SAM riboswitch aptamer (S box leader) from an Ignavibacteria bacterium, 128 nucleotides, folded computationally. The prediction has a mean pLDDT of 77.

């Protein structure tokens, strides 16, 4: 590189150095950038909650006592859902994944608009 699953209109940035391009990809649009980038490297800070931790539900069973149940004692507690947390592993910190393509449906006289899906991409987890 690949496969599967989930998410992607929310959120969060400053400083130093560097230099001319940057926003994934061909192209177009639009935007950022010598007032020095939001690109690259480093530092510090933050966001989020995929992995992770905890709690509730799931959800009880046995023994003993006893009229019966509960407390106490021993054991078990999966998937899943919801909530909380943020130490660690990743990720992220302009604009919807900045916008675009294809299919279907609906609306419209039309330009076009709205919704759903597919493709491409990003990230995570698992697999290989």
């Nucleotide at each position: 590189a690949g496969u599967u699953u989930a998410u992607c209109a929310a959120g969060a940035a400053a400083g130093a150095c560097u230099u001319a391009g940057g926003g994934a990809u061909c192209a177009g649009g639009c935007c950022c950038a010598a007032u020095g980038a939001u690109a690259g490297u480093c530092u510090u800070a933050g966001c989020a909650a995929c992995c992770c931790g905890c709690g509730u539900u799931g959800a009880c069973c046995g023994a003993a006592c006893a009229a019966a149940a509960a407390c106490c004692c021993g054991g078990a507690a999966a998937a899943a859902a919801c909530g909380c947390g943020a130490a660690g592993g990743u990720g992220c910190u302009a604009a919807a994944u900045c916008c675009u393509u294809c299919u279907c449906u609906g609306a419209a006289a039309g330009a076009u608009c709205a919704g759903a899906g597919a493709c491409a991409g990003a990230u995570a987890a698992a697999c290989a």
The sequence was found by an Rfam model in a public genome assembly.
Its Rfam family is "SAM riboswitch aptamer (S box leader)". Gene Ontology term of the family: regulation of gene expression.